[in-house]
């Protein structure tokens, strides 16, 4: 983008001709029209209609960067950010740096927000039992018992692998022990040799390891007893000014050591819209039946209505009102289809769009028509004969395999169907183009 | 047509976003009983459907598919 022309048979409404004194109704009659891109979901958003003329507040629904477009719109466009992509492009229900509250976070893990300390790392004291010194009133007292890195071995917290458990493996961190290298000290002339283990309580630490979706920013280098925005640089964040834009936002520049976990499609804040039904609306005309039966509330000290919860305010407003049984009718007419319309061409915008100018009429039925049949073009598919090119085998006559075009012939066409009308969104859709 | 409401085993039914979705009739198996009923003990069977949010969805958010109810006069 949803086939094109054309023939005959039907349907549906209107129009002319006839019939009829006329309307109205009819005809073997004429000539013209008659389904969509979604006529569908009814998911928004008008227009029309009718509730009196449509007020306020509180509830409640929707929306949510910025500008632009439109009658409006939760809808188009254009730009911002933000996510994905090598890129071209795609794609976001995209306020609130969850410090305005109030309330959630299973399971894991120290802690899920008042923060807090499992393993670790660091530092001070104490208790033992060991070595050495050195004093000693012989009873004991004082001191002092090593830095830093790497390998290998095993230990032990963990995490990952296997469906799962045990073993297995790989990995992260501590640690013991050995053994190298580096530094102190202490014996010894020199080769060479030795230089502590167990707990316990307190403090500091938040970098490592580990849990999870989420743990007070992130690298790095000073620093420190270990550390740590502690301090400095770099990103990154906040805030002030300053530059570009109308704006969302972007950029420098200064500053501030950081503002402190996950989530608002939790409740909620903030800001904009929003009376409320619906063409079965509503007007006319006409027919039926029972103006029927219960029951509630009310009759000016105001029932009930202003089609949705409340209150306020205003109107109407006392005859009724409102719920159930219960009965009938199953017609016309109008609203209705000429409108925010279709086409074309020019302007105007980057673009949704608008403006102008010509031209055009495109279903209006009311249980509901738009169908059938062919006949040619066109599109797609499938296969033949047949052309071509390519490779392989050959007794050079040829044959075989694979690719493309492909006369003639078969074969196919979806998804669906107007119900007052219009502008989106969405969801079906065979095939065929385009990015 | 043009407006509401629902959907969880075979059927009715309940839920704060967090374990495997109660519970009740029914099935199916078993124990009682001579058998069968009730009775007790056990077990099997569910969140229409697809996307998003959010660690995690029956739940909240859209999309779609079924089912269901109202609408005229007396009035």
């Nucleotide at each position: 983008c949803g086939g094109g022309c054309a023939a005959c048979c039907g349907c549906u409404g209107g129009u002319g001709u006839c019939g009829u004194a006329g309307c109205g109704c009819g005809a073997u009659c004429g000539g013209g029209a008659g389904a969509g891109g979604a006529a569908a979901g009814u998911c928004c958003g008008a227009a029309c209609u009718c509730c009196a003329g449509a007020g306020g507040g509180c509830a409640g629904u929707g929306c949510g960067c910025c500008g632009g477009g439109u009658a409006a719109c939760g809808c188009c466009c254009g730009g911002g950010c933000a996510g994905g992509g090598u890129a071209a492009c795609c794609u976001g229900a995209c306020g609130g740096a969850a410090u305005a509250g109030u309330g959630g976070c299973a399971c894991a893990g120290a802690a899920a927000a008042u923060a807090u300390a499992c393993c670790g790392c660091c530092c001070g004291c104490c208790u033992u039992c060991g070595c050495g010194c050195g004093c000693u009133u012989c009873g004991g007292c004082g001191c002092g018992c090593u830095u830093c890195g790497g390998c290998g071995c095993g230990g032990c917290a963990g995490g990952c692998c296997c469906a799962a458990c045990a073993a297995g493996g790989c990995u992260u961190g501590c640690u013991g022990c050995g053994c190298c290298g580096u530094g102190g000290c202490c014996c010894g002339u020199a080769a060479g040799g030795g230089c502590g283990g167990a707990g316990g309580c307190g403090a500091g630490u938040a970098a490592g390891g580990g849990u999870g979706a989420a743990a007070u920013g992130g690298u790095g280098c000073g620093g420190u007893a270990a550390g740590a925005g502690c301090g400095c640089a770099c990103c990154g964040c906040g805030c002030u000014u300053c530059u570009g834009g109308c704006a969302a936002c972007a950029g420098a520049a200064g500053u501030g050591g950081c503002a402190g976990g996950c989530a608002a499609a939790a409740c909620c804040c903030c800001g904009c819209a929003c009376g409320g039904a619906g063409c079965a609306a509503g007007a006319c005309c006409a027919a039926a039946u029972a103006g029927g039966g219960a029951g509630g509330c009310g009759c000016u000290u105001g029932a009930g209505g202003g089609c949705g919860g409340c209150c306020c305010g205003u109107c109407c407003g006392a005859a009724g009102c409102c719920u159930c049984c219960g009965g009938g009718u199953a017609g016309g007419u109008u609203g209705c289809u000429g409108g925010a319309c279709c086409c074309u061409g020019c302007c105007a915008g980057u673009a949704a769009u608008g403006g102008c100018a010509g031209g055009g009429c495109g279903a209006g039925a009311g249980g509901a028509a738009u169908g059938g049949u062919c006949g040619u073009c066109g599109c797609g598919c499938c296969a033949u004969a047949g052309c071509u090119c390519g490779c392989c085998c050959g007794u050079c006559a040829g044959g075989g395999c694979g690719a493309g075009c492909g006369a003639c012939g078969g074969c196919g066409g979806a998804c669906a169907g107007a119900a007052u009308u219009c502008g989106g969104c969405u969801u079906a859709u065979c095939g065929g183009c385009u990015u | 047509g043009c407006g509401g409401g629902a959907u969880u085993g075979g059927c009715c039914g309940a839920a704060u976003g967090g374990c495997u979705u109660a519970g009740g009739c029914g099935c199916u198996g078993g124990a009682c009983u001579g058998u069968g009923a009730a009775u007790c003990c056990a077990g099997c069977c569910a969140c229409g459907a697809g996307a998003g949010u959010u660690c995690g969805a029956u739940u909240c958010u859209c999309u779609c598919a079924u089912c269901u109810c109202g609408c005229c006069c007396c009035a």

About this RNA
Model confidence (mean pLDDT): 75 of 100. Two RNAs folded together computationally: RNase P RNA and transfer RNA, 510 nucleotides in total. It holds a member of the Rfam family "Bacterial RNase P class A".